[in-house]
RNA sequence: GCGUUAUCCAGAAAGGUGGAGGGUUCAGGCCCUGUGAAACCUUGGCAACCUGCCCUAUAAGGCAAGGUGCUACAUCCUGCCCUCAUUUCUACCAAAAGUAAGGGAAAGAUACCGA
Repeated sequence: GCGUUAUCCAGAAAGGUGGAGGGUUCAGGCCCUGUGAAACCUUGGCAACCUGCCCUAUAAGGCAAGGUGCUACAUCCUGCCCUCAUUUCUACCAAAAGUAAGGGAAAGAUACCGA
C1' cells in the first nucleotide's frame, strides 16, 4: 500500500518546547488560531476495536483501562442518488433556478482479522 467486517449525532484536559498555520484527497463554505496553529514531550481523561473479569443463550449488557486509538465545531457542513416542503417564473401545471428537511451510497478515519 491492498481486502473483508464493525464503529463514527455521545464522550474526554492541562503544562512545557515551538512560532504560523490548522480543521486528515480535492473543491465550495463555515469555523479555530500571536488571548499562540501544526509538530514534539509529560501527565491526566474518554471508551470505538482488541484484551482481562462479571453476567448471560456463545447474543445483548456491565466493570477495568493492558494494546492501538481518541481528547473544538456531527466524519465541522456540502459535493453523487432518492423522497419531500417552500420561494421565484407562469393564467395554471410542467420545466428551470434558489433555499430547507429526511434517507441511502461513495469517500474518509480508527480498530480487528486476512493474503
Molecule: SAM riboswitch aptamer (S box leader)
Organism: Holophagaceae bacterium